A computed fold for a 341-nucleotide RNA from a soil metagenome, annotated as Bacterial RNase P class A.
RNA sequence: GGACGACCGCCGGCGGCUUUGCCGCGGGAGGAAAGUCCGGGCUCCCAAGGGCAAGGUGGUGGGUAACGCCCACCGUCCGCAAGGACAGGGAAAGUGCCACAGAGAACAAACCGCCGGACGGCCAGCUCGCUGGCGACGGCAAGGGUGAAACGGCGAGGUAAGAGCUCACCGCAGAACGGCCGACCGUUCUGGCAAGGCAAACCCCACCUGGAGGAAGACCGAGUAGGAGGAUCGCGCGGCCCGCGCUCAGGUCCUCGGGUAGGUCGUUUGCGGCCGUCCGUGAGGGCGGUCCUAGAGAAAUGGUCGUCACCGCCUCAGGGCGGCACCAGAACCCGGCUUAC
Numbered sequence: 001g002g003a004c005g006a007c008c009g010c011c012g013g014c015g016g017c018u019u020u021g022c023c024g025c026g027g028g029a030g031g032a033a034a035g036u037c038c039g040g041g042c043u044c045c046c047a048a049g050g051g052c053a054a055g056g057u058g059g060u061g062g063g064u065a066a067c068g069c070c071c072a073c074c075g076u077c078c079g080c081a082a083g084g085a086c087a088g089g090g091a092a093a094g095u096g097c098c099a100c101a102g103a104g105a106a107c108a109a110a111c112c113g114c115c116g117g118a119c120g121g122c123c124a125g126c127u128c129g130c131u132g133g134c135g136a137c138g139g140c141a142a143g144g145g146u147g148a149a150a151c152g153g154c155g156a157g158g159u160a161a162g163a164g165c166u167c168a169c170c171g172c173a174g175a176a177c178g179g180c181c182g183a184c185c186g187u188u189c190u191g192g193c194a195a196g197g198c199a200a201a202c203c204c205c206a207c208c209u210g211g212a213g214g215a216a217g218a219c220c221g222a223g224u225a226g227g228a229g230g231a232u233c234g235c236g237c238g239g240c241c242c243g244c245g246c247u248c249a250g251g252u253c254c255u256c257g258g259g260u261a262g263g264u265c266g267u268u269u270g271c272g273g274c275c276g277u278c279c280g281u282g283a284g285g286g287c288g289g290u291c292c293u294a295g296a297g298a299a300a301u302g303g304u305c306g307u308c309a310c311c312g313c314c315u316c317a318g319g320g321c322g323g324c325a326c327c328a329g330a331a332c333c334c335g336g337c338u339u340a341c
Stems, first nucleotide, its partner, number of pairs: 001341001002308007010028002013025005030327001034338002037336005042213004054209005059073005074088001075086004089204002094202002096198003111144002113140004121134006152170002155167003171193001172191008217265004227256007234246004272291008310323005
């Protein structure tokens, strides 16, 4: 996610009348009404309290009825920048995983390589006991190579070659001091480096969470539908009255409560909208004024025009022509998020 108006049609409301149909007045979809993914209101059921389990959330401060939403800030990463991304607690509690490649993927390792001395191995050379190469033994982890990642980085000293082995700077860890409500930041000192990554892997920590939903649910409530009770007619106690018992069948009358059909409410005034003002960086909040703005029940909200605005094209600058859609469409109501156009 245009504004205003006219006519016809459809659905509610109010009023009137000659009351079942007419007339009049007034109202009638959205930015997502959608997905039903979060959070609430409301309703019913359940519920001592605590714990376990399960699920969710996860920097700090704030906003809010609440949130997994929003705002501001912090940190890390990306970008020249404007800006953007973050599922952003813990990897020195434990377990697990780290494909391929690679020597080695976590109690590090040695493929190429660098270095050493001896040879009691081999080969070659010659000045004939030395030199060179290979091998074996030992040292190293600087350089190369593999990888997403290789056990601090870089420079200097040091060394046979090397190595935090030593030193400076950076990083990291710890402590102190200072700043901030805080996440965190800064400075100084100390430590010689220990602690690779992954927790949308198990797990640990902190916090949150009862279930179902508007066909929830509340009330009214018929029937020549059925139930219970009573009276009477009926049968038995020899007859009659009372009383008692019986109820297999039934008639009449009265009373009772429960349900069904159906009806009413829930249902549209709400943590509402708009305007002004104040507070706040902001999300928002306070105060004042003003407005009432769909409510059906298998479901109305549609069509034709006009004026203006907007957009595009043309123009002799007066204007003319065209477009005005798309996604979609209330069903208890709000706050968000996401998706569609």
It matches the Rfam family "Bacterial RNase P class A". It is annotated as a ribozyme.